RNAcentral holds the full RNA, with entries from ENA. This is a predicted structure of a 342-nucleotide part of an RNA (large-subunit ribosomal RNA, domain IV) from an Anaerolineales bacterium. NCBI's taxonomy places the organism under Bacteria, Bacillati, Chloroflexota, Anaerolineae, Anaerolineales.

Context: one part of a larger RNA
């Protein structure tokens, strides 16, 4: 020096990307225990008090000995000694110290993400990813639809619309606003196009011819696609300029241009804000990080859901008790290495 322990003056996260790592916390019994809540939780919340031996009494229990009765029963009832558990008082006793060792939660506040228990990247990710109950949309009338297979079959199911496949959301509360111009899905007995067929006006080629043979014009011919409508928890998509109020500032109003409609609630410098460490306020002495809040949303926003939410989380940011060698800074021990002799 290196690993893997113990111990530490004052200090007390000042260490760092970050309290990583360690350290505190622990057990039983009694007291006590907010906000908030889906009334179930939140709770072991939080925060206290009490534990040893020794002697000794109370009560509850477990075993049941002697002895006493009985209708002589390898019986029963009494009966309470003695042993023992546990709980609760009194007295004494030691020791810094009695859950004396071991083994055993540190703990609040708060903000985001996902409700939740689960599930994953066998061996760098366990997580805000996947699911999940619920929620809607669409297909599906049974030899279903769908899947797999050349096929015979099989699975869907020995199942039947409260059922089954697929989408998409993702507990629960509130509540999901406008666009059907373009795609896509339905639906439409009209019309327009449209292929093989189906016709067969003419027409060619050969033949004396009869016939072979071609080529072929109305018209007849589906789905489709045109057109017509309808449909957003279907793919999507929700403007632009100027100009106005008796301070300035803004602009409830007004003009004008496009469009299918021009972003509603609700949330917002946010897992999203480019400018940005936005600007106010809290917190600290001091805070690009948090928390509240303003709205100028570079680029939220409503089942690719929007805004909430009480439990839960080895999930992610902040803050504060505790607490420590993480550090100011290091310093001794221990045991195995490393090195040096053999």
């Nucleotide at each position: 020096c290196u690993c893997u322990c113990g111990u530490u003056a004052a200090g007390g996260a000042a260490c760092u990307a970050g309290g990583c790592a360690a350290a505190a916390u622990a057990g039983a019994u009694c007291c006590g225990u907010a906000a908030c809540u889906u009334c179930g939780g939140g709770a072991g919340a939080a925060g206290g008090a009490u534990c040893g031996c020794c002697c000794u009494g109370g009560c509850c229990g477990g075993u049941g000995a002697a002895g006493u009765u009985u209708a002589u029963a390898c019986a029963a009832a009494u009966g309470g000694a003695g042993c023992u558990g546990g709980u609760u008082g009194g007295g004494g006793u030691c020791g810094c110290a009695g859950a004396g060792a071991a083994a055993u939660g540190g703990c609040u506040c708060u903000a985001u993400c996902g409700a939740c228990u689960g599930u994953u990247u066998a061996a760098c990710a366990a997580a805000a990813a996947c699911a999940c109950a619920g929620g809607u949309c669409u297909g599906u009338g049974c030899c279903a639809a769908c899947g797999c297979g050349u096929a015979a079959g099989c699975g869907g199911a020995c199942g039947u619309a409260u059922a089954c496949g697929g989408g998409c959301u993702g507990a629960c509360g509130c509540c999901u606003g406008c666009c059907c111009a373009g795609u896509g899905c339905c639906g439409g007995a009209a019309g327009g196009u449209u292929a093989a067929g189906a016709g067969g006006a003419g027409g060619g080629g050969u033949g004396c011819a009869a016939g072979c043979u071609c080529c072929g014009a109305a018209u007849u011919g589906a789905a489709g696609c045109c057109c017509c409508g309808g449909u957003g928890a279907a793919c999507g998509g929700c403007g632009g300029c100027c100009g106005u109020a008796a301070c300035u500032a803004u602009a409830a109003c007004g003009g004008u241009c496009c469009u299918a409609a021009g972003g509603u609630a609700g949330c917002g410098a946010a897992a999203u804000u480019c400018c940005u460490u936005g600007u106010c306020g809290g917190g600290u002495a001091a805070g690009u990080u948090c928390c509240g809040a303003c709205c100028c949303g570079c680029a939220c926003g409503a089942a690719a859901g929007g805004c909430g939410u009480a439990a839960c989380g080895a999930g992610u940011g902040g803050a504060g008790c505790a607490c420590u060698g993480u550090c100011u800074c290091a310093a001794c021990g221990a045991g195995a290495g490393a090195c040096c002799c053999g």